This is a predicted structure of a 350-nucleotide part of an RNA (small-subunit ribosomal RNA, central domain) from an uncultured bacterium. Its mean pLDDT, the model's own confidence on a scale to 100, is 87. Its Rfam family is "Bacterial small subunit ribosomal RNA". The RNAcentral record of the full RNA draws on SILVA.

Context: one part of a larger RNA
RNA sequence: CUGGGCUUAAAGGGUGCGUAGGCUGCGCAGUAAGUUGGGUGUGAAAUACCUCGGCUCAACCGAGGAACUGCGCCCAAAACCACUGUGCUUGAGGAAGAUAGAGGUAAGCGGAACUUACGGUGGAGCGGUGAAAUGCGUUGAUAUCGUAAGGAACACCUGUGGCGAAAGCGGCUUACUGGGUCUUUUCUGACGCUGAUGCACGAAAGCUAGGGGAGCAAACGGGAUUAGAUACCCCGGUAGUCCUAGCCGUAAACUAUGAGUACUGAAUUGAAGGGUCCUUCAUAGCCCUUCAGUUGUAGCGAAAGUGUUAAGUACUCCGCCUGGGGAGUAUGGUCGCAAGGCUGAAACUC
Numbered sequence: 001c002u003g004g005g006c007u008u009a010a011a012g013g014g015u016g017c018g019u020a021g022g023c024u025g026c027g028c029a030g031u032a033a034g035u036u037g038g039g040u041g042u043g044a045a046a047u048a049c050c051u052c053g054g055c056u057c058a059a060c061c062g063a064g065g066a067a068c069u070g071c072g073c074c075c076a077a078a079a080c081c082a083c084u085g086u087g088c089u090u091g092a093g094g095a096a097g098a099u100a101g102a103g104g105u106a107a108g109c110g111g112a113a114c115u116u117a118c119g120g121u122g123g124a125g126c127g128g129u130g131a132a133a134u135g136c137g138u139u140g141a142u143a144u145c146g147u148a149a150g151g152a153a154c155a156c157c158u159g160u161g162g163c164g165a166a167a168g169c170g171g172c173u174u175a176c177u178g179g180g181u182c183u184u185u186u187c188u189g190a191c192g193c194u195g196a197u198g199c200a201c202g203a204a205a206g207c208u209a210g211g212g213g214a215g216c217a218a219a220c221g222g223g224a225u226u227a228g229a230u231a232c233c234c235c236g237g238u239a240g241u242c243c244u245a246g247c248c249g250u251a252a253a254c255u256a257u258g259a260g261u262a263c264u265g266a267a268u269u270g271a272a273g274g275g276u277c278c279u280u281c282a283u284a285g286c287c288c289u290u291c292a293g294u295u296g297u298a299g300c301g302a303a304a305g306u307g308u309u310a311a312g313u314a315c316u317c318c319g320c321c322u323g324g325g326g327a328g329u330a331u332g333g334u335c336g337c338a339a340g341g342c343u344g345a346a347a348c349u350c
Base pairs, nucleotide, nucleotide: 004321005320006319007304008303012318014201015200016199017198021194022193023192025088026087027086028085029084030083031082034080035077036076037075038074039073040072041071042070049065050064051063052062053061054060091191092188093187094186095184096183097182098181099180103177104176105175106174107173108172109171110154114150115149116148117147118146119145120144121143125136126135162169163168206247207246208245209244210243211242215241216240220236221235222234223233258317259316260315261314262313263312266295267294268293269292270291271290272289273288274287275286276285299306300305323350324349325348332343333342334341335340
């Protein structure tokens, strides 16, 4: 390489957009590069193969044949593929009319709680734990009432509910804005799928600069526990957590399951929209499309399980794997302010 694989054994890129490339609906007509058939030229000799022959045999040697699966040229075919022209509507997209939603960005507003400050009442404890102590308190705490300020988060609704490519998104209002679904079948007419390099987005932590700082809380200090206790428990507490601008680019970034298309028994729950039956309306019922779950047939699977949201049956494209350790290390390159990221071995060893 071939072959085999990637939920859990090694292996799906964190996610999207998209370049090259690969792959690509249904007809008709044409061309004939690929393709197929025929002819012809060439494909040196030797070797290898077959049949004979010569050394007593064999090795060896000689003769003939076939072969040399290839390439060039000519003729022909037109199914497939390709190209050219022309058409179609089911894929894809647009339009019109409806519609659900924590989708995004910005601004404003709200109440509960908390902490602090000030004032009132009050007068000895509070707090904390398994038990305590550190801590706070007669300079009046805890408790309770009033006023003010501040920052962060939005109880109930809340739901194996919804939206988003993923990360993620939850008080209310407004403005701007992305995507989806359904109905009509109105328009375009293959405009599609995937996607190396690339570009963009990307939790938390961390970094730079400027703000902010209520609560919580790495580090740190103290009290306990303990043989010890650099912990678990308690009292404090700084970065940080929050905002603005920029960087970082990683996660068990998980459904540990790449994207797309088609096909293959059922049952049931929820969400969004539409249709239909009964004389009418409404509900229920029935039917259609989309999304999210549960159970489970066949099949698949080493099993667990999976099972129209496939891990079934197939096709297209991309990424990745090849024993454990050494090691995601060394080195080089590249990106980054740094932390470090990406790419990524070998010796040796079992």